Predicted 3D model of an 88-nucleotide RNA (c-di-GMP-I riboswitch aptamer) from Novimethylophilus kurashikiensis. Lineage of the source: Bacteria > Pseudomonadati > Nitrosomonadales > Methylophilaceae > Novimethylophilus. Its mean pLDDT, the model's own confidence on a scale to 100, is 84. The sequence was found by an Rfam model in a public genome assembly. Of the family's consensus pairs, 95% are formed in the model. It matches the Rfam family "c-di-GMP-I riboswitch aptamer". Rfam links the family to the GO term cyclic-di-GMP binding. About the family: GEMM was predicted in a large-scale screen for bacterial structured RNA regulatory elements.
RNA sequence: CUGUAUCAAGGGCAAACCCGGCCGAAAGGCGGGGGCGCAAAAUCACCAGUCUAAGGGAAUGAGUUUCUAUGACAGUGGGAUUGCCGGA
Numbered sequence: 001c002u003g004u005a006u007c008a009a010g011g012g013c014a015a016a017c018c019c020g021g022c023c024g025a026a027a028g029g030c031g032g033g034g035g036c037g038c039a040a041a042a043u044c045a046c047c048a049g050u051c052u053a054a055g056g057g058a059a060u061g062a063g064u065u066u067c068u069a070u071g072a073c074a075g076u077g078g079g080a081u082u083g084c085c086g087g088a
Base pairs, nucleotide, nucleotide: 012038013037017033018032019031020030022029023028036075042081043080044079046078047077048076049073050072051071055068056067057066058065059064
């Protein structure tokens, strides 16, 4: 380097979707169901990226259009911290 065979144990989290007289302007979050998947799919908004635009700015005769994060995403990536089992 190539091929073949074998490959744990106890577990954890929970995608889409559905329900909610729930929160939120929205993105999204929360609770229940569900299980696509994940060896950190545990925690954190520090960096990059993505999403939303209430409020604010600009344009417009009007209708509207457009810009913007202080909002959000940790199951987008990096980073920081922590954890379980086995082998060496």